RNA sequence: CUAGACGGCCAGAUGAUCGCGGGGCGCAAGCCUCGAGGAAAGUCCGGACUCCAUUGGGCACGGUGGCGGGUAACACCCGCCGAAGGUGACUUUAGGGAAAGUGCCACAGAGACUAUACCGCCCGCAAGGGUAAGGGUGAAAAGGUGCGGCCAAAGGCGAAAGCCUGAAGCUUAAAGUAAGAGCGCACCGCGCUGCUGGUAACAGCAGUGGCAGGGCAAACCCCGCCGGGAGCAAGACCAAAUAGGGAUGGUGCGCGCCCAACGCGAUACCAUUCGGGUAGGUUGCACGAGGUGUGUGGCGACAUACAUCCCAGAUGAAUGAUCAUCCUCGACAAAAUCCGGCUUACCGGCCGUCUGGCAAU
RNA sequence: GAUCGCUUAGCUCAGCCGGUAGAGCAACUGACUUUUAAUCAGUAGGUCGAGAGUUCGAAUCUCUCAGCGAUCACCA
Numbered sequence: 001c002u003a004g005a006c007g008g009c010c011a012g013a014u015g016a017u018c019g020c021g022g023g024g025c026g027c028a029a030g031c032c033u034c035g036a037g038g039a040a041a042g043u044c045c046g047g048a049c050u051c052c053a054u055u056g057g058g059c060a061c062g063g064u065g066g067c068g069g070g071u072a073a074c075a076c077c078c079g080c081c082g083a084a085g086g087u088g089a090c091u092u093u094a095g096g097g098a099a100a101g102u103g104c105c106a107c108a109g110a111g112a113c114u115a116u117a118c119c120g121c122c123c124g125c126a127a128g129g130g131u132a133a134g135g136g137u138g139a140a141a142a143g144g145u146g147c148g149g150c151c152a153a154a155g156g157c158g159a160a161a162g163c164c165u166g167a168a169g170c171u172u173a174a175a176g177u178a179a180g181a182g183c184g185c186a187c188c189g190c191g192c193u194g195c196u197g198g199u200a201a202c203a204g205c206a207g208u209g210g211c212a213g214g215g216c217a218a219a220c221c222c223c224g225c226c227g228g229g230a231g232c233a234a235g236a237c238c239a240a241a242u243a244g245g246g247a248u249g250g251u252g253c254g255c256g257c258c259c260a261a262c263g264c265g266a267u268a269c270c271a272u273u274c275g276g277g278u279a280g281g282u283u284g285c286a287c288g289a290g291g292u293g294u295g296u297g298g299c300g301a302c303a304u305a306c307a308u309c310c311c312a313g314a315u316g317a318a319u320g321a322u323c324a325u326c327c328u329c330g331a332c333a334a335a336a337u338c339c340g341g342c343u344u345a346c347c348g349g350c351c352g353u354c355u356g357g358c359a360a361u
Numbered sequence: 362g363a364u365c366g367c368u369u370a371g372c373u374c375a376g377c378c379g380g381u382a383g384a385g386c387a388a389c390u391g392a393c394u395u396u397u398a399a400u401c402a403g404u405a406g407g408u409c410g411a412g413a414g415u416u417c418g419a420a421u422c423u424c425u426c427a428g429c430g431a432u433c434a435c436c437a
Base pairs, nucleotide, nucleotide: 001357002356003355004354005353006352007351008350009349010348012326013325014324015323016322017321018320020035021034022033023032024031025030037332041343042342044341045340046339047338048337049231050230051229052228054261055260056259057258058257059256061227062226063225064224065223066080067079068078069077070076081095082093083092084091085090096222097221101220102219103216104215105214118135119134120131121130122129123128143188144187145186146185147184148183150182151180154165155164156163157162169177170176189211190209191208192207193206194205195204196203197202235283236282237281238280245274246273247272248271249270250269251268276436277435278434290309291308292307293306294305295304296303297302327330362433363432364431365430366429367428368427371386372385373384374383380417388404389403390402391401392400410426411425412424413423414422
């Protein structure tokens, strides 16, 4: 200089005038003060809060899934491990179980799982039989590569190839074995055992087993863990008006079902529906798992101590308009019970750390 | 504000415990008819709302978005 990776921040600024919503003061006029976001959004997770009277257990249903930690909690965050991708900084990862069971694996292919024979090879005139080293199909076909020497007398079946039994041999604890992963050696992969390191996931090393059996669990399922349901139109209070009703169904009810304790209830209660009335106010509602700064502990998420600050609260629903100056000419978008996250949208710009390449010193 | 549901051919819908996407109407071509309609025969038309993930393979399973629709006030 160039190409990238990761993390963080800003979201036009200043002033004047007029206006809008909340609060305070004042008899009033008026004065003072506060007034959107990083996502206020999607409503996808997790809580607080409120009601279902309360509590315990089980089933069903739903969620979740490497290990350790953080947190009120989480599917979030931090650190680490494994796998995959990248030259690298780094990124992605729903990442338990396929020797509990069930199911599926289209097309192609001989055969898709207690396997099979299309080509090849062997026998046979042929029909056909045998074989499983090689080819072919496929996403997937009973681990892969290299070296070495050893490997049978006899009997049975058969036309033969070959198959069956098999002393001795090889290897063995038993078993097993016949040109094959049968034997020995070496390397890679996998399983098991032991040691070492680590809280653990796991890693490394050594030994051992020729390795009896594919994939899918975001298919059912099994295992571990978590979850009761509904939601501020929850709920509480005041006021107004009406026909303080009708019909159907269920009886024990208590917001999936069952059991137990406990409680309430008999002109009782619940559900659905028809008809009638109102379309008002107060509260919940903003001091909170709160913000900012500094210190301490921790790799970090975070925790803690001290100081300091009060920071929207509407209900047809407020934050806008005009003017002036400057610049890089301003995106996505606006609270509605409140917090912690995730996801998505976003003009342009700034800062920090790191990686690759090229050039010069 | 909250809670649910839907999206497949021009229209209305199937297919949704994974394996080449179908039906009816409509459209187009031909036949029949003097002509049209009806009828008969045939043809075309789909990246299954969008993007990722799981899988050998996704309309179907999972996640994230987009669009559309429905329901929910209180009193007696």